[in-house]
RNA sequence: CGGCGGGAGAGACCCGCUCGGCCACACCGAUCGGGCGCCGUAGGAGCAAUUCCUCCCCGGGAAACUCUCAGGCCCAAGCACCGCCG
Numbered sequence: 001c002g003g004c005g006g007g008a009g010a011g012a013c014c015c016g017c018u019c020g021g022c023c024a025c026a027c028c029g030a031u032c033g034g035g036c037g038c039c040g041u042a043g044g045a046g047c048a049a050u051u052c053c054u055c056c057c058c059g060g061g062a063a064a065c066u067c068u069c070a071g072g073c074c075c076a077a078g079c080a081c082c083g084c085c086g
Base pairs, nucleotide, nucleotide: 001086002085003084004083005082006081011036013035014034015033016032018030019029020028021027037073038072039071043069044067045066046065050060051059
């Protein structure tokens, strides 16, 4: 790095246009725009102990911690991490 297996969290929220299903108001689904709420396991950002003799400054300094920019909030996909094989 590749294959296989395991692998969580959070609104199937509200409003509006359009399209499709439907005889059809309704209901369901899809994209887009707006609103508020939320998640943390892609990625990104931040920091501790500590780091040449002492002190200070600068720099270095991890994460599954923190922030939530990005991403995500039915299922699916994706997914850190773990196991097996090559």